Source information: A computed fold for a 104-nucleotide RNA, annotated as SAM riboswitch aptamer (S box leader). Its Rfam family is "SAM riboswitch aptamer (S box leader)". About the family: The SAM riboswitch is found upstream of a number of genes which code for proteins involved in methionine or cysteine biosynthesis in Gram-positive bacteria. The prediction has a mean pLDDT of 82.
RNA sequence: UACUUAUCAAGAAAGACGGAGGGAUUGGGCCCUAUGAUGUCUUAGCAACCUUGGCCAAACUUGGUGCUAAUUCCCAUCCUGAUUAUAUCGGGAAAAGAUAAGUG
Numbered sequence: 001u002a003c004u005u006a007u008c009a010a011g012a013a014a015g016a017c018g019g020a021g022g023g024a025u026u027g028g029g030c031c032c033u034a035u036g037a038u039g040u041c042u043u044a045g046c047a048a049c050c051u052u053g054g055c056c057a058a059a060c061u062u063g064g065u066g067c068u069a070a071u072u073c074c075c076a077u078c079c080u081g082a083u084u085a086u087a088u089c090g091g092g093a094a095a096a097g098a099u100a101a102g103u104g
Base pairs, nucleotide, nucleotide: 002103003102004101005100006099007098008097013043014042015041016040017039021032022031023030026076027075028074029073044068045067046066049064050063053060072096077093078092079091080090081089082088
């Protein structure tokens, strides 16, 4: 880096460094941010994909990851419902993305 499978409405923050944009990408919306964001490190926590011990099973536990603003922040493509409907509000699927495990 490519492919396959599973999950993505829940959950979980303090300190230090640093100093400008950030929320994956494109467009739009919305939001976070000098009361210091994004990011990095430390500690803590959440979770339970794989794994160790244990076991009828489970709880619990060891280690490898992951995560700790907003549904994956929302919309975009397809199908579809309400409405008189070009507007508005919903439902389902896909695409893209993230994470884990496996394969090449």